Overview: The RNA shown here (c-di-GMP-I riboswitch aptamer) has 78 nucleotides and comes from a Syntrophomonadaceae bacterium. Its Rfam family is "c-di-GMP-I riboswitch aptamer". From the family's description: GEMM was predicted in a large-scale screen for bacterial structured RNA regulatory elements. Gene Ontology term of the family: cyclic-di-GMP binding. The sequence was found by an Rfam model in a public genome assembly. NCBI's taxonomy places the organism under Bacteria, Bacillati, Clostridia, Eubacteriales, Syntrophomonadaceae.
[in-house]
Formats: sequence, C1' cells, structure tokens
RNA sequence: UUACCGAAAGGGCAAACCUGUCGUAAGGCAGGGACGCAAAACCAUGGGUCCAAUUGUAUGGAUCGCCAGGUCGCCGAA
Repeated sequence: UUACCGAAAGGGCAAACCUGUCGUAAGGCAGGGACGCAAAACCAUGGGUCCAAUUGUAUGGAUCGCCAGGUCGCCGAA
C1' cells in the first nucleotide's frame, strides 16, 4: 500500500410510529423520531416482493433498509 475483515474515535444515514403534503394505490417528499446500517451511498441491469388496471396475458408503476451485479467510497486495532 492492497484485499479480506470490523475494534476504537470522529462524522454520516435513519426502520417502526406521528404530523403535513403529493399519488387511484404500492409508495414518494418535508418535519419529528431511532430499530438498525461501512456502503442503510448511487444505478431498476437480473431475480424477488408489492401496487394499478385487466377474464387472463401483454403493459405501466413502486421498492436498491429483499438478494445478486455494476460504479464510487470514511477510519485502521486485532
């Protein structure tokens, strides 16, 4: 120094829930709030799940805090 890995310190994010708001909905955004997170940062590329409509399929949408993949990335004990 790199990879694996995850002690400490500093910093960061923010589940459930509540309020407001947008959306048919899933859900998004803002404020409060912390269950957790080293990628809980970013990308819907593959799979999964969810929603709308449909007889059904096709279709459109949501979720990366479900998994995989890609890009970028703080610190440095064992």